[in-house]
RNA sequence: GGGCUGGUAGCUCAACGGUAGAGCAGGAGACUUUUAAUCUCUUGGUUCUGGGUUCGAAUCCCAGCCGGCCCA
Numbered sequence: 001g002g003g004c005u006g007g008u009a010g011c012u013c014a015a016c017g018g019u020a021g022a023g024c025a026g027g028a029g030a031c032u033u034u035u036a037a038u039c040u041c042u043u044g045g046u047u048c049u050g051g052g053u054u055c056g057a058a059u060c061c062c063a064g065c066c067g068g069c070c071c072a
Stems, first nucleotide, its partner, number of pairs: 001071007010024004018055001026042005048064005
């Protein structure tokens, strides 16, 4: 340099172009002699950035940034 692939909550990941979610973690509570475990409720989003298409974009298109794999 070229090809492929990924970037979404603190972490790991979902989400047919039509209300952005789950598990874990965090907070509060219940239970327990205590811890742990378990149960209930709950907080948490610049969907990498900038444009474009569209009534509507995490999703499609273009450019860029960052990471992974392969080739040279």
Molecule: transfer RNA
Organism: uncultured Verrucomicrobiota bacterium